[in-house]
RNA sequence: GAGUAUGUAGCUCAGUGGAUAGAGCAUCAGAUUCCGAUUCUGAUGGUCACAGGUUCGAUUCCUGUCAUGCUCA
Numbered sequence: 001g002a003g004u005a006u007g008u009a010g011c012u013c014a015g016u017g018g019a020u021a022g023a024g025c026a027u028c029a030g031a032u033u034c035c036g037a038u039u040c041u042g043a044u045g046g047u048c049a050c051a052g053g054u055u056c057g058a059u060u061c062c063u064g065u066c067a068u069g070c071u072c073a
Stems, first nucleotide, its partner, number of pairs: 001072007010025004018056001027043005049065005
């Protein structure tokens, strides 16, 4: 330099154009316990990498940029 894949919560990931964007783990609070662990309940936490376009409507489709991984040179 060329090609390709990925980018969503602190971490690992789901989400085939339409419902308030969700799950597990983690964190916090409560219940349970003599205390702790376990278990149960709840809560907090999101610029869906960035910008533009298409559309009545975009995390999703298209284009560009950025970052990371892989392949080729």
This is a predicted structure of a 73-nucleotide RNA (transfer RNA) from Synarthrophyton chejuense. It matches the Rfam family "tRNA". Its family is annotated with triplet codon-amino acid adaptor activity in the Gene Ontology. The sequence is in RNAcentral, with records from ENA. NCBI's taxonomy places the organism under Eukaryota, Rhodophyta, Florideophyceae, Melobesioideae, Synarthrophyton.